Model confidence (mean pLDDT): 83 of 100. Transfer RNA from a soil metagenome, 71 nucleotides, folded computationally. It matches the Rfam family "tRNA". Its family is annotated with triplet codon-amino acid adaptor activity in the Gene Ontology.
[in-house]
This record gives sequence, C1' cells and structure tokens, in this order.
RNA sequence: UCGGGGAUCGGUCAGCGGCAGGCCGUCUGGCUUUGAACCAGAAGACGAAGGUUCGACCCCUUCUCCCCGAG
Repeated sequence: UCGGGGAUCGGUCAGCGGCAGGCCGUCUGGCUUUGAACCAGAAGACGAAGGUUCGACCCCUUCUCCCCGAG
C1' cells in the first nucleotide's frame, strides 16, 4: 500500500430497514440474625462525519482504531 473481517450498556454477545435486547456485573428493595444464594425492580450503549430512505445499529461514501492475509 492492497484485500477481508470487526467496533453496540462497565464486560461479553444478540439485533431480516420499523420500541436497541440477553447474560454477567453495578444499584435499590424483598428474603435472612448477618452475609452468600434466591426473588422483584432500576440505571446504563450503537467508533466519527456525511448520504439514501417516510423511517438506519442495519444500506452507500469517507475517516479513526483493532484483528487476519498478500506484497
């Protein structure tokens, strides 16, 4: 430099163009003599900028970063 893949709550992983979700963790409450476990609830995220569309995590373009390969 070129080709391919990836970037989503604190972590990890989903998400056929139509309400962004699961698990773990965190917090609050319940339970318990206390704690753990268990039960209920809550907070919390789409790498950046444009474009297409009635509507974009999803499609297109550029950029940034990570991984693999080629030279």